A computed fold for a 71-nucleotide RNA from a candidate division SR1 bacterium, annotated as transfer RNA.
It matches the Rfam family "tRNA".
The prediction has a mean pLDDT of 81.
[in-house]
């Protein structure tokens, strides 16, 4: 320098045009003499910018970061 892949919640991962989800973390409540466990509820998310579309996490482009292979 070039090819390919990845970037989603505190963390780890789904979903691949039609209201973003599970587990975990954090907070509140119940339970306990108290803690833990357990139960209920809540908070919290699309790397940045643009394009297509009625509608974009999803499709396209550029940039940034990371991984891998080639030179």
């Nucleotide at each position: 320098g070039g090819g390919c892949c990845c970037u989603u919640a505190u963390g780890c991962u789904a979903g691949c045009g039609g209201u973003a989800a599970a587990c975990u973390u954090c907070c509140u409540c119940c339970u306990u003499u108290g803690c833990a466990c357990g139960g209920a509820g809540g908070a919290g998310u699309g790397g940045a910018g643009g394009g297509u579309u009625c509608a974009a996490u999803u499709c396209c482009c550029u940039c940034a970061g990371g991984g891998u292979c080639c030179a």